This is a predicted complex of two RNAs, RNase P RNA and transfer RNA, with 446 nucleotides together. The coordinates come from a structure-prediction model, not an experiment, and the mean pLDDT is 76. Rfam match: Bacterial RNase P class A. Gene Ontology terms of the family: tRNA processing, dimeric ribonuclease P complex and ribonuclease P activity. Rfam classes the family as a ribozyme.
[in-house]
RNA sequence: UUGGCGGGCCAGGUGGCCGCUGGAUGCAUUAGCAUCGGGAGGAAAGUCCGGGCUCCACAGGGCAGGGUGCUGGGUAACUCCCAGCGGGGGAAACCCCGGGCAAGCGCAACAGAAAGCAGACCGCCACGGCCUUAGCCGUGGUAAGGGUGAAACGGUGAGGUAAGAGCUCACCGGCCGACGGGUGACCGUUCGGGCCAGGCAAGCCCCACCAGGAGCAAAACCAAAUAGAACGGCUAUAAGGCGGCCCGCCUUGCCGUUGGGUAGGUUGCUUGAGCUGUGAUAAGGUAACUUCCAGCCUAGAUGAAUGACCACCAGCCCCCUAGGUGCGCCUUCGGGGUUACAGAACCCGGCUUAUCGGCCCCCAGCUGA
RNA sequence: GUGGGUGUAGCUCAGCUGGUUAGAGCGCCAGGUUGUGGCCCUGGAGGCCGGGGGUUCGAAUCCCCUCACUCACCCCA
Numbered sequence: 001u002u003g004g005c006g007g008g009c010c011a012g013g014u015g016g017c018c019g020c021u022g023g024a025u026g027c028a029u030u031a032g033c034a035u036c037g038g039g040a041g042g043a044a045a046g047u048c049c050g051g052g053c054u055c056c057a058c059a060g061g062g063c064a065g066g067g068u069g070c071u072g073g074g075u076a077a078c079u080c081c082c083a084g085c086g087g088g089g090g091a092a093a094c095c096c097c098g099g100g101c102a103a104g105c106g107c108a109a110c111a112g113a114a115a116g117c118a119g120a121c122c123g124c125c126a127c128g129g130c131c132u133u134a135g136c137c138g139u140g141g142u143a144a145g146g147g148u149g150a151a152a153c154g155g156u157g158a159g160g161u162a163a164g165a166g167c168u169c170a171c172c173g174g175c176c177g178a179c180g181g182g183u184g185a186c187c188g189u190u191c192g193g194g195c196c197a198g199g200c201a202a203g204c205c206c207c208a209c210c211a212g213g214a215g216c217a218a219a220a221c222c223a224a225a226u227a228g229a230a231c232g233g234c235u236a237u238a239a240g241g242c243g244g245c246c247c248g249c250c251u252u253g254c255c256g257u258u259g260g261g262u263a264g265g266u267u268g269c270u271u272g273a274g275c276u277g278u279g280a281u282a283a284g285g286u287a288a289c290u291u292c293c294a295g296c297c298u299a300g301a302u303g304a305a306u307g308a309c310c311a312c313c314a315g316c317c318c319c320c321u322a323g324g325u326g327c328g329c330c331u332u333c334g335g336g337g338u339u340a341c342a343g344a345a346c347c348c349g350g351c352u353u354a355u356c357g358g359c360c361c362c363c364a365g366c367u368g369a
Numbered sequence: 370g371u372g373g374g375u376g377u378a379g380c381u382c383a384g385c386u387g388g389u390u391a392g393a394g395c396g397c398c399a400g401g402u403u404g405u406g407g408c409c410c411u412g413g414a415g416g417c418c419g420g421g422g423g424u425u426c427g428a429a430u431c432c433c434c435u436c437a438c439u440c441a442c443c444c445c446a
Stems, first nucleotide, its partner, number of pairs: 001365004006361005012313005018307001020039002023036005041341001045352002048350005053215004060247004066210004070084005085098005099206002104204002106200002121146002123142008154172006173196002175193004179188003219267004229258006238252004259445003274296004279292001282291003314339006322331003370442007379395004388426001397413005419435005
């Protein structure tokens, strides 16, 4: 400098002026006013997972249904993270995939002779026949070769045979069993067995593990209003809690439609699995992470604030003046444009998606010292 | 905010136990019929199944991500 791959970080700055929101203090009977300090994100998003929290039996037994899926670890937990194993891609950094089809059932259009304990269209071979050969016909053998297909029942070579074939042998690949190593996935210049077994489980299913349901519009309290209404249905062998079903436990009315009412407040609500750390190497661990120590407090709004304008500076892009040049570009006078994606709503841990630009680390090539 | 549902021709909907070329009605276009128009008859065009990726020989259909639209929620209870 060019190309690439993954990871990490930032997400314009300063000043002026006009506002918004909630907190503390002071003033004010109230409305409000003044001062001080606080006020979005890496994704606040999608709501795809997991957990905390709340209520329902502080959640019980079984079935159905659901989710996860190589191994070991981390974690509050996970469809997450770390490390490893196997397969695939790449020149590399690195990226992608992951139980079982050798348990059972099912599926495979069209083409093709044959598509699942296979199969003879062409071809090859044997025998017989037609007039002897050639050729044709018939019967049988054959999966080496051709052709069809996404896929045709291990591959190469030799022997063997009428022609062929794991039919036999050598090597290679796979599988099963033994032995050895590893916590394990798995590995092996080891031994034995010709055992050769197709694909799909993001089809049913099998195996192992996980999970009770609902959600802050949860839930509790205060206040206000209305009609504890009418109609229909089910009623103790019932209905509801119990949001698929059965049992079990608890309760005694419940469900639907019509109609009517309020559109208020407080708590939950932010101190938490919290954040930061040049702790000059804190300790353990390869790492994720855990433990110790020190410091910090960092939005809590409820139709919902965190903004708008101006000036200067900064980054990037374009045009233009002049100069240099190794023709890729670099420097410079001036002008213009642009600075994304996006907005907390109970709170966390992840994943995914969106994102103008910039910086650092990593890999490869070229050039120069 | 939370929990559901739906995207297929211009419009309304089928197809969604994977299979060859995705259908129907209305609408549109052309021709016929009519003096002309409508009704009617005949023929035709129009879609890559909201978008992207994956599984599979093969995807509208199965899986994942994403976009848009839409429904329900309080009290009397």